A computed fold for a 105-nucleotide RNA from Paucibacter sp. KCTC 42545, annotated as c-di-GMP-I riboswitch aptamer. Taxonomically the source falls in Roseateles (Bacteria, Pseudomonadati, Pseudomonadota, Burkholderiales). The sequence is in RNAcentral, with records from Rfam and Ribocentre. Rfam family: c-di-GMP-I riboswitch aptamer. Rfam's curators write: GEMM was predicted in a large-scale screen for bacterial structured RNA regulatory elements.
[in-house]
RNA sequence: CGGCCUGAAUAGCAAACCCGGCGCGAGCCGGCGACGCAAAGCCUCCGGUGUUGGCGGGCUCCCCUUUUAUACGAGGAGCCCUCCCAAGAUAGCGGGGUUGCCGGU
Repeated sequence: CGGCCUGAAUAGCAAACCCGGCGCGAGCCGGCGACGCAAAGCCUCCGGUGUUGGCGGGCUCCCCUUUUAUACGAGGAGCCCUCCCAAGAUAGCGGGGUUGCCGGU
């Protein structure tokens, strides 16, 4: 002088709850507050998770047609579900990219 490991120190961020606001929603912004975080700084490129919509299917109801009355058929409303697709969400779910603080012994 350089490298590796590593303890500290100086700082940093801010979960949940609650309050106010925005959004169909997931969620976001601000405040309070700390569960935690060596990138819990930033970025949706990949995957995961969940939201909304579409396609499809199921159930219930209404209505039209038909009928002795139903059913079938057409339309509308509500709810639910799987696969697929799309959009948006989550960077404090991972991967990846990028930037950054300290260095006793």